RNA sequence: GGAGACGUAUCGAAGCGGUCAUAACGGGGCGCACUCGAAAUGCGUUAGCCCUCCGGGGCUCGCGGGUUCGAAUCCCGCCGUCUCCG
Numbered sequence: 001g002g003a004g005a006c007g008u009a010u011c012g013a014a015g016c017g018g019u020c021a022u023a024a025c026g027g028g029g030c031g032c033a034c035u036c037g038a039a040a041u042g043c044g045u046u047a048g049c050c051c052u053c054c055g056g057g058g059c060u061c062g063c064g065g066g067u068u069c070g071a072a073u074c075c076c077g078c079c080g081u082c083u084c085c086g
Stems, first nucleotide, its partner, number of pairs: 001085007010027003018069001028046006047060005062078005
C1' cells in the first nucleotide's frame, strides 16, 4: 500500500428496516434472604447527557452525513481494533 471483519449499557454479546433499546442472554458489581460466619444458591437491582412547573419529558447503537413514512440494521466519508495479502 491492497482486501475483509468488527465497534451496542460496567464487560462480553444477541438484535440485520417497524409495535423487545421499555437493550434479550451471560459475566462482574451492589442490596436482601439463607448461615454462627462465609461459600454455594435464590430474589431484587445496576448506562450517560440535557430540560423540568419535580409529575415527568427529550437525546444517544464509534463520529459525521445520506436514503426512507420509519435506520443499531441500507449507502458514503472519517476514526479505532483485529485478520489476511504484498
Molecule: transfer RNA
Organism: uncultured Acetatifactor sp.